[in-house]
RNA sequence: CUCUUAUCAAGAGCGGCAGAGGGAAUGUGCCCGAUGAAGCCCGGCAACCGUCUUUUCAAGAAAAGGUGCCAAAUCACACGAAGCAGUAUGCUACGGGAGAUGAGAG
Numbered sequence: 001c002u003c004u005u006a007u008c009a010a011g012a013g014c015g016g017c018a019g020a021g022g023g024a025a026u027g028u029g030c031c032c033g034a035u036g037a038a039g040c041c042c043g044g045c046a047a048c049c050g051u052c053u054u055u056u057c058a059a060g061a062a063a064a065g066g067u068g069c070c071a072a073a074u075c076a077c078a079c080g081a082a083g084c085a086g087u088a089u090g091c092u093a094c095g096g097g098a099g100a101u102g103a104g105a106g
Stems, first nucleotide, its partner, number of pairs: 001106008013042001015041003021032003026078004043070003048066002051061004074098001079095002082092004
C1' cells in the first nucleotide's frame, strides 16, 4: 500500500511545557482557538487484540501488556432511493462512497 471483517449518536483533565493555529483530503458551510490551537509530557476513557473465569456458536471479570481515543454524529452536506414540506431548496436515526480505529490476510 491492497483485500477481508467489526465498530464509529456513549465515555475521557479547571494539570505542566509550548505559542497560532485546528476540526482527514477537496469544495461549500458551520464551528473551536490568547479565558491558549497544533505538538510533547502527565492524567484519563474505552475494552478491539491479548489475559483470567465459566455452564465455551457464548457469557462475565479485571485493566499489567499491544493498539486506539479524550469539542460538536466520522461537526454537517457532496452520490442514490423513499417520505414530508412546497418552488428551491429544506427536513427525516435508509443505503452507497470516502474516512478513522482494531483484528486478520497478501